[in-house]
Two RNAs folded together computationally: RNase P RNA and transfer RNA, 423 nucleotides in total. Rfam match: Bacterial RNase P class A. The family's RNA type in Rfam is ribozyme. Rfam describes the family as follows. Ribonuclease P (RNase P) is a ubiquitous endoribonuclease, found in archaea, bacteria and eukarya as well as chloroplasts and mitochondria. Model confidence (mean pLDDT): 76 of 100.

RNA sequence: GAAGCCGGCCGGACAGCCGCUGCGCGCGGAAGAAGCGGACCGAGACGAUGGUUCGUGCCGUGCGGAGAGGAAAGUCCGGGCUCCAUAGGGUAGGGUGGCGGGUAAUUCCCGCCCGCCGUGAGGCGAGGAACAGGGCCACAGAGACGAGUCCCGGUGCAGGUCACUGUGCUGGGGGUGAAACGAGGCAACCUCCGCCCGGAGCAACACCAAAUAGGCAAGCGUUGACGUGACCCGCCGAGCUUGCGGGUAGGUGGCUUGAGCCCCGGAGCAAUCCGGGGCCUAGAGGAAUGGCUGUCAGGGGCCGCGAGGCCCUCUACAGAACCCGGCUUACAGGCCGGCUUCCAAC
RNA sequence: CCACCCGUAGCUCAGCUGGAUAGAGCGAUGCCCUCCGGAGGCAUAGGUCACAGGUUCGACUCCUGUCGGGUGGGCCA
Numbered sequence: 001g002a003a004g005c006c007g008g009c010c011g012g013a014c015a016g017c018c019g020c021u022g023c024g025c026g027c028g029g030a031a032g033a034a035g036c037g038g039a040c041c042g043a044g045a046c047g048a049u050g051g052u053u054c055g056u057g058c059c060g061u062g063c064g065g066a067g068a069g070g071a072a073a074g075u076c077c078g079g080g081c082u083c084c085a086u087a088g089g090g091u092a093g094g095g096u097g098g099c100g101g102g103u104a105a106u107u108c109c110c111g112c113c114c115g116c117c118g119u120g121a122g123g124c125g126a127g128g129a130a131c132a133g134g135g136c137c138a139c140a141g142a143g144a145c146g147a148g149u150c151c152c153g154g155u156g157c158a159g160g161u162c163a164c165u166g167u168g169c170u171g172g173g174g175g176u177g178a179a180a181c182g183a184g185g186c187a188a189c190c191u192c193c194g195c196c197c198g199g200a201g202c203a204a205c206a207c208c209a210a211a212u213a214g215g216c217a218a219g220c221g222u223u224g225a226c227g228u229g230a231c232c233c234g235c236c237g238a239g240c241u242u243g244c245g246g247g248u249a250g251g252u253g254g255c256u257u258g259a260g261c262c263c264c265g266g267a268g269c270a271a272u273c274c275g276g277g278g279c280c281u282a283g284a285g286g287a288a289u290g291g292c293u294g295u296c297a298g299g300g301g302c303c304g305c306g307a308g309g310c311c312c313u314c315u316a317c318a319g320a321a322c323c324c325g326g327c328u329u330a331c332a333g334g335c336c337g338g339c340u341u342c343c344a345a346c
Numbered sequence: 347c348c349a350c351c352c353g354u355a356g357c358u359c360a361g362c363u364g365g366a367u368a369g370a371g372c373g374a375u376g377c378c379c380u381c382c383g384g385a386g387g388c389a390u391a392g393g394u395c396a397c398a399g400g401u402u403c404g405a406c407u408c409c410u411g412u413c414g415g416g417u418g419g420g421c422c423a
Stems, first nucleotide, its partner, number of pairs: 001342010012296007020067002023064007035056008069317001073328002076326005081201004093197005098112005113127001114125004128192002133190002135186003145182001150174002152171008205253004215244006222238003226234002246422002260279008297315002299312005347419007356372004365403001374390005396412005
């Protein structure tokens, strides 16, 4: 210098103007539920919990402060949370599989072993069992698990004048093939063994307001009345399930303080864990987080020996939707660290 | 949010209990036939089996992950 491998990080900055969505403090209007906040009275060991009242919650407006990501994505795994179900155990179904560790948990992560690929740095691996059983093994090959002998070597017996022929035994022999008689190969074929999994998902769930035809049909089988009515059966009504038809599609809680983020120290090869200190960082819901202008930064092109100048307007992938931990995928451009191979020079 | 299906020639589809040359119909192109065209006959081309990795001796088929497209369901009574 060229080509690569692994790991980590950033992913435009500042100012001005105009907007959008929450929050806090006000003002004006209107007068209302759930909810939220405060005060008071109850209840109370703690926890749990009731009532009254005021403000807010509705509309408009002023000021202050905050406002997308490394993947918010795919929804592929795992968990929290909520409701329903649930004695234990089993069957069915699904997943998973070297050994050890980490974690709330995992199909995730870390360390080691083994196998395959690569010159190498490294990458990939559902990596238990084929003496429980079933199934499959194309082509080639004599033969694909039932049995048997294509060629060669050695050797026994029989026949033959010899060449040889027939029939046995034997071989870390040849040839075909992924696999050749050996406890063959395949379990990402069924299966067996060990382990794991109850179901649904924030449109969960709860409350307020509004609306309505608790209509029609089918099925179930429990119960009641009637038919002489104990049984079958018929009919009527109540009940349950499903479908059709009908109705509302407004508000509030859940909702963002959490397995949270940053720094320091310690344990451990590492994943990770422990201790101390500091911080608060979106909560919308047909869905806000934006647009314009200027300066600068990065990139590209042209000119110039150079300092530099001019132009382009290129700056990606993509938008939270209950919340986390992973995996995978997309990504203009750039930065850092470690390592490998080759070439050249010393 | 949940459940599920599909992707094979230009189009519509087979094949998918693994076995090697992946087929069919329509369409395209060339030739024959005809005065010309159509119809008909003969022949030919056209495929990353959506993509990538894995299992296997061997993958369109089995497994996993992506990409693209599509279907159905949810509230109240």